[in-house]
Predicted 3D model of a 1384-nucleotide RNA (small-subunit ribosomal RNA) from an uncultured bacterium. The prediction has a mean pLDDT of 83. The RNAcentral record of the sequence draws on ENA and SILVA. Its Rfam family is "Bacterial small subunit ribosomal RNA".
RNA sequence: AGAGUUUGUUCCUGGCUCAGGAUGAACGCUGGCGGCGUGCUUAACACAUGCAAGUCGAACGAAGCACCUUGAUUUGAUUCUUCGGAUGAAGAUCCUGGUGACUGAGUGGCGGACGGGUGAGUAACGCGUGGGUAACCUGCCUCAUACAGGGGGAUAACAGUUAGAAAUGACUGCUAAUACCGCAUAAGACCACAGCACCGCAUGGUGCAGGGGUAAAAACUCCGGUGGUAUGAGAUGGACCCGCGUCUGAUUAGGUAGUUGGUGGGGUAACGGCCUACCAAGCCAACGAUCAGUAGCCGACCUGAGAGGGUGACCGGCCACAUUGGGACUGAGACACGGCCCAAACUCCUACGGGAGGCAGCAGUGGGGAAUAUUGCACAAUGGGGGAAACCCUGAUGCAGCGACGCCGCGUGAGCGAUGAAGUAUUUCGGUAUGUAAAGCUCUAUCAGCAGGGAAGAAAAUGACGGUACCUGACUAAGAAGCACCGGCUAAAUACGUGCCAGCAGCCGCGGUAAUACGGAGGAUCCGAGCGUUAUCCGGAUUUAUUGGGUUUAAAGGGAGCGUAGAUGGAUGUUUAAGUCAGUUGUGAAAGUUUGCGGCUCAACCGUAAAAUUGCAGUUGAUACUGGAUGUCUUGAGUGCAGUUGAGGCAGGCGGAAUUCGUGGUGUAGCGGUGAAAUGCUUAGAUAUCACGAAGAACUCCGAUUGCGAAGGCAGCCUGCUAAGCUGCAACUGACAUUGAGGCUCGAAAGUGUGGGUAUCAAACAGGAUUAGAUACCCUGGUAGUCCACACCGUAAACGAUGAUUACUAGGUGUUGGAGGAUUGACCCCUUCAGUGCCGCAGUUAACACAAUAAGUAAUCCACCUGGGGAGUACGACCGCAAGGUUGAAACUCAAAGGAAUUGACGGGGGCCCGCACAAGCAGUGGAGUAUGUGGUUUAAUUCGAAGCAACGCGAAGAACCUUACCAGGUCUUGACAUCCGAUGCAUAGUGCAGAGAUGCAUGAAGUCCUUCGGGACAUCGAGACAGGUGGUGCAUGGUUGUCGUCAGCUCGUGUCGUGAGAUGUUGGGUUAAGUCCCGCAACGAGCGCAACCCUUAUUGCCAGUUACUACGCAAGAGGACUCUGGCGAGACUGCCGUUGACAAAACGGAGGAAGGUGGGGAUGACGUCAAAUCAUCAUGCCCUUUAUGACCUGGGCUACACACGUACUACAAUGGCGUUUAACAAAGAGAAGCAAGACCGCGAGGUGGAGCAAAACUCAAAAACAACGUCUCAGUUCAGAUUGCAGGCUGCAACUCGCCUGCAUGAAGUCGGAAUUGCUAGUAAUCGCGGAUCAGCAUGCCGCGGUGAAUACGUACCCGGGCCUUGCACUCACCGCCCGUCA
Repeated sequence: AGAGUUUGUUCCUGGCUCAGGAUGAACGCUGGCGGCGUGCUUAACACAUGCAAGUCGAACGAAGCACCUUGAUUUGAUUCUUCGGAUGAAGAUCCUGGUGACUGAGUGGCGGACGGGUGAGUAACGCGUGGGUAACCUGCCUCAUACAGGGGGAUAACAGUUAGAAAUGACUGCUAAUACCGCAUAAGACCACAGCACCGCAUGGUGCAGGGGUAAAAACUCCGGUGGUAUGAGAUGGACCCGCGUCUGAUUAGGUAGUUGGUGGGGUAACGGCCUACCAAGCCAACGAUCAGUAGCCGACCUGAGAGGGUGACCGGCCACAUUGGGACUGAGACACGGCCCAAACUCCUACGGGAGGCAGCAGUGGGGAAUAUUGCACAAUGGGGGAAACCCUGAUGCAGCGACGCCGCGUGAGCGAUGAAGUAUUUCGGUAUGUAAAGCUCUAUCAGCAGGGAAGAAAAUGACGGUACCUGACUAAGAAGCACCGGCUAAAUACGUGCCAGCAGCCGCGGUAAUACGGAGGAUCCGAGCGUUAUCCGGAUUUAUUGGGUUUAAAGGGAGCGUAGAUGGAUGUUUAAGUCAGUUGUGAAAGUUUGCGGCUCAACCGUAAAAUUGCAGUUGAUACUGGAUGUCUUGAGUGCAGUUGAGGCAGGCGGAAUUCGUGGUGUAGCGGUGAAAUGCUUAGAUAUCACGAAGAACUCCGAUUGCGAAGGCAGCCUGCUAAGCUGCAACUGACAUUGAGGCUCGAAAGUGUGGGUAUCAAACAGGAUUAGAUACCCUGGUAGUCCACACCGUAAACGAUGAUUACUAGGUGUUGGAGGAUUGACCCCUUCAGUGCCGCAGUUAACACAAUAAGUAAUCCACCUGGGGAGUACGACCGCAAGGUUGAAACUCAAAGGAAUUGACGGGGGCCCGCACAAGCAGUGGAGUAUGUGGUUUAAUUCGAAGCAACGCGAAGAACCUUACCAGGUCUUGACAUCCGAUGCAUAGUGCAGAGAUGCAUGAAGUCCUUCGGGACAUCGAGACAGGUGGUGCAUGGUUGUCGUCAGCUCGUGUCGUGAGAUGUUGGGUUAAGUCCCGCAACGAGCGCAACCCUUAUUGCCAGUUACUACGCAAGAGGACUCUGGCGAGACUGCCGUUGACAAAACGGAGGAAGGUGGGGAUGACGUCAAAUCAUCAUGCCCUUUAUGACCUGGGCUACACACGUACUACAAUGGCGUUUAACAAAGAGAAGCAAGACCGCGAGGUGGAGCAAAACUCAAAAACAACGUCUCAGUUCAGAUUGCAGGCUGCAACUCGCCUGCAUGAAGUCGGAAUUGCUAGUAAUCGCGGAUCAGCAUGCCGCGGUGAAUACGUACCCGGGCCUUGCACUCACCGCCCGUCA
C1' cells in the first nucleotide's frame, strides 16, 4: 500500500466482498509447563445455609465465675491437760469489703453515612471542564485562647404481677452514670439597637467603640495521662449557583398557570416559587422548545497516517440505586444495602388472633442463557472501626483453587548419518516424492518426575501463601503436536472416488464421466499449545468527503419570480480590541499512552523520572485582517433627462378568406373514402356550381435557428391603459448590494365547479374494415372538451435534461437593437454597448463534448445526491369539491443497476457494387408407371451411419451364399488372428461313418522345405501373461472431408493518434473479375490470399516416328507430302492506332492475327465459421466386455409395405411411331481365370468352335440421332409400355425368399401435369448414342467420350446470397438475439 466482481472489450460512476487489528467472548478439533492478568455482557429473576460491623468494664449499675478479705454459724484435725477443760488447723453455710488482662444481657459513648456490590432509573448542572459563594456546613485530627462551680429529678437492667402460640409487650416497685435537666460564671460567640473609619463587583464587607439580651461543661485513672465545654484559625469532607460541552427523530411545531416576574410571610446550613397569600402577564422555542425513543457520565479502551469512528468489562474519579413506591427519625454527616414507619407484590411461621424476611456484600443454589469459577486459607502484610492499651472485628484485603479466556516466556531434543532402506503415494515403468526424515552411532537435560538444601516478603515478636520461589544432585530421549488451508483474491499440487448427485462457497463461482474448487488419500503451505468458525467494532471506504466528493448525459439544479430571517459584502480615515496573534500564570487527579533508566534469569508484568495531556480560565501586550462605533467618497446599485425597440400584458372595437349550416337557382346520378373496400350521404335531387343569409373559432402571405417576456408563454388590424429592456448624458442619493431556508405571487396542457357558447376538430362511444384475434393503427359518424366569464387545480422530457450574481481568460464569422468616427450625402468601412447563433485555441471532461451565452479560472448564497428493485409506493400530516398534489419510509430481495466509447453481428436504415440472384429465354421437376434412396410402420432381425442449403441413385465402383456388422438355432474358450515358455511330434494331402454344417469318431499311404546338424519353419497338447470387440464417447482426439466461397478478403512490423479497448494503414477519388492498378492521404513497408508459374484444348515451325498414311483394283516395292502420334519451340503483351479520362490507372472502337483484352476448360480453396461429418476406412485417450459385447457354422434378414418425401428413367406422340433400303460419319476406352473375328445352329437370348491379340497391328465394335422412301392420320391409337401367363437362355455349389436376358401372348396408369420449384449465357442448354470402374452374374446409378446443336440477357426496382462505406442499437451464445405480460 491494495485486490476481486457489471463488459465480447475499454474507461468511468457505483455498490457488494476480501486481505489487517481488536474482544469480559462463544462454538468445533486438539492440548506439555510456568508467570502475570482476567471470568453472569442474559433475569435490577427468586434465593436454602454459613459468614460480610462491631467495639469500649479506663463512662455506669446489677448478676455470674475465680481468688483474697471482714464478721457470724457450724464442724472439731492437732497439741496441752488439773481429764473438768483449754487450744482452734482444714472444710461447709451466710455476710462485709476488695481484686481479675473472665463472661456477656442492659444504660451510655464512638462507629453502623466508610469499606464492598450493581447500572435499574437518569438526556439532567447527572457528568466533564473552568469559575463563583460578599448565600453555606464540617464529627474525629492539628494549632491557639479561656474554662469545668454547685445542685436536682428520673430510667433501663433487676424483682413481682400480667396478656400472647410466638414476635412482642403492659402495669407496679428499686437503682447508677461521661444518660437527662435547671442555677451561677462569659474573655470570646450570637441576637436586636445605634456610631465612626476604610474597602468592594450590586445586594454589601471589614475593623473599632457603646449599653441591652441569650446559651456551657464530665468525669475516669495504673497519677504518666486520657476525656469534657466555649470561641477562633487550619486541614479534610460536603452543599448550592453559573459559562461551555454532552445521542436519535420535524412522519414530534408550538409548549407552559407555581407557569415567568414582583411584594409580604414561612422554611433551610444556605440562595431561590423551595412553599404560601396578593399583584402583574409573562417565560421557552426553527441557534429546534415540547414530545417520543435510546442511554449511567468521565479518565480511558479499540481502531485510524491523522481528522475522526466505535466502546464505557477489569483499574481509578463522580452520580444513582439497594424487592417496588412513599416518608421521615437519629446524627457532624442519611432521607440510610446487612436502621425505622406506611403501602404493594412475593416467600416463610402460625394455636388463624397475628407475626417474620429482603445476597445489585463473599462463597453457594435454582432459573434464564451460546456463555462466565471454590458454600477454600489467613488477618502474616496493606488498610479500616472501637479501645489508653493489650486486643477484638474486618468475604476490605493478602493468598490459594477452577477455566488455553487473554498476554508473555519455555519445551516436545542436538550433531553425524545415502544401500537415498522398508512402507506409502505417483509414474512416460526409466524413475520421482515423503527424505537426513527414519534406523544406526555420539551427546545433552530446559520442562515434567525423584532426592537433599531452602529464602526475601518482618523495623522487637508474629508467615495464610509454603517446604512455595530458588539452588544442588542422580536418572532415562525417555512423558509432551496439533489445527486450518492448497481455483483466483492468497503462500501451497497430484492421483483416486463421485457424475448438476452427494456436496462446497467470504466474493467471483465449482459439480452434467478425465473436478488442482465436492469426499477421503499421500504430499505441500501457513500458524503453532494452539488453530479454525461465528458474533461485534474500527480500518481499507475519499462509500457523508472539515482535512477530503459531487449535480448536461452515470444518483443529483427547486417550473419561475419577489422577498423575510440568515449568510456574504465597494473605496478611504479615526477609534475599540469581540474574533485573531504573542508572552506569562493557574488548572488539566492518579493510573494509562510515549520516551529514558531500572527490578523480577528474558518477556508479559512492575518501579522511577521526563514528556505529553493539542483544553479551559486569569493576566499583560500587538492591531495587519474580520467584527463593533463614527466620519468621508463614487466606481456597485438606484433616481432623473433625451432618444429608441419589440407577436411584453390588459380592455374595447373592426376586418377579410376559409369551414359548416340554412334558403333559393342551375343541374343529374352518383358522391365520399381507402393500400383495396365497406359503413355513411343521395332520385324526398346529394356531390358539383351560383347568389344571399347565419354562426362560432382561428388569423394565410409577411415569417426568418427574427423579436419580446422571469418562467409558463406571446402573431390579423385600430384605439386606450400599462410594464420592461437598451443607448446616450453625468444632474441627484451615497453601499441603499448579492443570494435567499420558511413565506407570498405567477405557472402549458389535461381536469373540476357555476353560467354562457358550440362552426371546426375530437377522448369516450357506435358502425365499417384489417387481423388468428384487433377493446389499436385506417375509414364513416360522434358526446364531453376545445371558446368566453368567474373560481379551483399546481403538475409536464415545466429541457439548454446545465440554479442565481460578480470578475477574469486567444480569435474568426453571421444576425437583431442603439451610439460614435469618417464622408457634402447614401452605400461600404472603423470603434463601441446590449442581445442572439455557428466555428475554434488554451483549459476542463470518464468520454461525448463545453469553450467570453463555459461544463475554463476564482468568489458568495441557495437547492439537491449517496447501489439497483421494492417506490415516489405504504402509513401519518398538510392542501384540494374531486381527480389528486406536497412531504415521504420499512420489511424483503439482487450483485449488480448505470454513463460514455470500441470491435463485430443485425435492421421490413441509407449509399455503391457483384453473382443464372431476379428479369429475358430454353428444357424440366411437382401429376402417371417403373427404378432407387429416405422417413414411418412392421418384424425374431428388417445391422449401422448421414438430417435445411451443406442427409435422402449418400458411405455402397454393384446384399442370392460370402460380403454382414443384424436375428434364430447349434458349437468353442489362451481362443479365428500376434508374441513369449515347456513337452511331444512330422506338416500336409486322402478315405469311410454320423450330422444342416461347424465338428466328432475311425482309418491309413506317401513322407516334404531350410540347416552352422544344435535346431528352425509347421502342427498338437499344457500353464499364464495376453489376444479379440463394426461395443460407448466425433462434445476427449489425430487424420481426412463438406460449407460459406474461387467470395476478395484476412493480418503483421515500425511509426502516429487515443487514458484505454482500439484506430490509422485496409478509408477517400477513379478503375478492375480481383485489397487489380493509379492518384491523394500520418503513414511507410511486409505476409497469407488474387493474378502468374502447372495440365489440357484452339494455330503453327522444327525434329522424330511404327503397327499410322498414300497420287492403289490387289499385292509387292518405294516414299516422306498429307491425315496422325510424340517431343522441343513460337505466339497474345492493351504490344500498335484513334477517342475518352486527371498528362494516371484504365475504358471504348479499330488494324493485324488461328486466337484480343483472364482465348475456353481443369488442378489450385487465405484468416476463419458451423463443439458441421466421420471412433463403421485408418489411428487413438478414457470407459465397458473376457465360457462373451470375442470366435465358428446352418438358415433367415438387410429386398417387408395402409402411407409420405427426394433423385432418376420411360412416356403421354406426327419436329412422331413402325418398316424397308443403299447405307454414311465419331471420340474415348477395355481386354489373358480376358476380348473373341470369320464360319455353322437357333426367330432370339444364346450355343458349337476357335483365327487373331498382353494391343496406333487383333477383338469388343453395330455408333445413334441424321438422310431417302413407304405407311399410320389424332385415336388411349400401329402412342405408351407397366403388370401378368407360358416357353426358354446365361452366370453360379445354389437364382424359392432374391439375379439378368430372350421369344410368344397380355396391354395398366398416362392426352404435358395445382400450389410451388430446379438447371442453364455457347460448342452451353437440349437431344443422340459409345465406353469404363465395381463385377462369377446383376446399372434407368456413377465416372468419362464424342455427334447434332439453339433461344435470350432491356436492365438492377424487387426475391436470394455476398463485398465495401455509413448510420441506429438495451444484441455480443451476436435477431433462430434480447425482452414484456398472462396462465400452468